[in-house]
Notes
The RNA shown here (c-di-AMP riboswitch aptamer (ydaO/yuaA leader)) has 132 nucleotides and comes from Alicyclobacillus acidiphilus NBRC 100859. Of the family's consensus pairs, 91% are formed in the model. The prediction has a mean pLDDT of 76.
């Protein structure tokens, strides 16, 4: 002196998932809440499909390899460049219900999490500072 790793503050990002109060005592439970999902328009029985429909969420089809599990190119769609705004570049997932759901009013009933980061590059227009 440079480069990595951790941690702690601090700001930001995806995402509905942020705050409060209490008991507790260093980890957790209770109740609530900003925001947010779901269902909700006719009964019973029997039978057949055995993978049909549906849900959240941007994550959806399409074409090819391989025929085990993958794998490769595109795509509907997305989120972000620490002022806007656009173009390249990136993401384009993973999960649940279980035979069963259109929309919806009363009504019912559920989440309120987890990630992630030295700011990827370029045009374009602004804003503030500072000098003359």
């Nucleotide at each position: 002196a440079a480069a990595a790793a951790a941690g702690c503050u601090a700001a930001g990002c995806c995402g509905a998932a942020u705050c409060c109060u209490g008991c507790a005592a260093c980890a957790g439970c209770a109740g609530g809440u900003a925001c947010g999902g779901g269902g909700g328009a006719c009964g019973a029985u029997u039978u057949a499909c055995a993978u049909g429909g549906g849900g959240u969420g941007a994550a959806u089809c399409g074409c090819g390899c391989a025929u085990u599990c993958g794998c490769g190119c595109g795509u509907a769609g997305g989120g972000a460049c620490a002022u806007c705004u656009u173009c390249c570049a990136c993401c384009g997932a993973a999960c649940c219900c279980g035979a069963c759901a259109a929309c919806u009013a009363a009504c019912c009933u559920c989440g309120g999490a987890g990630g992630c980061u030295a700011a990827g590059g370029g045009g374009g227009a602004a804003a503030u500072u500072u000098c003359a």